[in-house]
Context: one part of a larger RNA
RNA sequence: CGCAGGAAGUUUGAGAGGAGCUGUCCCCAGUACGAGAGGACCGGGAUGGACGUACCUCUGGUGUGCGAGUUGUUCUGCCAAGAGCACGGCUCGUUAGCUAUGUACGGACGGGAUAAGCGCUGAAGGCAUCUAAGUGCGAAGCCCACCUCGAGAUGAGACUUCCCACGAGGUAACUCGGUAAGGCCCCUGGUAGAAGACCAGGUUGAUAGGCCGGAGGUGUAAGCACAGCAAUGUGUUGAGCCGACCGGUACUAAUAGGCCGAGGG
Numbered sequence: 001c002g003c004a005g006g007a008a009g010u011u012u013g014a015g016a017g018g019a020g021c022u023g024u025c026c027c028c029a030g031u032a033c034g035a036g037a038g039g040a041c042c043g044g045g046a047u048g049g050a051c052g053u054a055c056c057u058c059u060g061g062u063g064u065g066c067g068a069g070u071u072g073u074u075c076u077g078c079c080a081a082g083a084g085c086a087c088g089g090c091u092c093g094u095u096a097g098c099u100a101u102g103u104a105c106g107g108a109c110g111g112g113a114u115a116a117g118c119g120c121u122g123a124a125g126g127c128a129u130c131u132a133a134g135u136g137c138g139a140a141g142c143c144c145a146c147c148u149c150g151a152g153a154u155g156a157g158a159c160u161u162c163c164c165a166c167g168a169g170g171u172a173a174c175u176c177g178g179u180a181a182g183g184c185c186c187c188u189g190g191u192a193g194a195a196g197a198c199c200a201g202g203u204u205g206a207u208a209g210g211c212c213g214g215a216g217g218u219g220u221a222a223g224c225a226c227a228g229c230a231a232u233g234u235g236u237u238g239a240g241c242c243g244a245c246c247g248g249u250a251c252u253a254a255u256a257g258g259c260c261g262a263g264g265g
Base pairs, nucleotide, nucleotide: 001152005163006162007161008160009159010158011157015149016148017147018146021049022048023047024046025045026044027043033038051106052105053104054103055102059100060099061098062097066093067092068091069090070089071086072085073084074083075082076081110144111143112142117137118136119135120134166177167176168175169174182260183259184258185257186202187201188200189199190198207253208252209251210249211248212247213246214245216242217241218240223236224235225234226233227232
C1' cells in the first nucleotide's frame, strides 16, 4: 500500500515445512515342525541405542557487583577493622538465569488407494487362464491421520463485538477540516528482543526501583566479656552479610500532554 466505511478479537485451511529409524529380552513354547540336532509363524509384554522436541524438579556445569577463607603489598594516623591491586590474586561453596552429560515426551494406532505378489469369477480360444469386461487382498513406500507455519490464498475467506451517519467547498466525482470506536507518539519494564516487532503496565496503577516479609546461599560478623604468657579458643550467635527468586507495600519513577483515525454502493 492492497484486501470498496473505520476498528478490536476469535477463527477456517488453499498451501508449505517437520517427523518417519531400529536392537535385545520375556510369554505363547522347548509347543507346531523334525529321527535327532535344532526350533518357529501369528499374537502379547518389557527394556534399550541413535535422533528430535520441550523443560530445569532431580544430578551436574557456569554463575567477574553472593558469602567465606587466605598470601604479598599500598593506603585509611596507630591497634583492631577494612578498602585497592596482584588472571575474578588464589581457594572453597553457591541463588536466579542459561545449560547437558540431567528430566519428560515423540516415531505410533487407525483409515483410503496401490507396487511386486496372491486370488475370485471369466471369455476371446466349448478346455485352460488373476484380465480382456467385472471383482477381492496385499508394503517401512503414496494420500490422510500427528506437530508447526499459514487469507498478499490479490481467489486477499468466515464469525462475534464496537463506532457512527459531523462541518466547509464543489453540479458531481471528489477535496479539505474537526472527531468516534480504536490506535500511535511518550514513559515504567520483560515471559520478548540485533533495530523495528511482541508482551506486561502507565495513578481507576504493583510496570520497574526502594522498603518489608519469605525462600535460598554462605557458615557463627563486628564490638564486648571470659579463658590462656601467647597463637588462639569460648559466649553473646545458626550470628552477620546477601545478585537476579516468591509475595506484600504507592515511598520514588510511569506526570502533563500531543498526534493519527469513518461515512461507500
This is a predicted structure of a 265-nucleotide part of an RNA (large-subunit ribosomal RNA, domain VI) from a Pseudomonadota bacterium. Its mean pLDDT, the model's own confidence on a scale to 100, is 89. Rfam family: Bacterial large subunit ribosomal RNA. The organism belongs to Pseudomonadota, within Bacteria.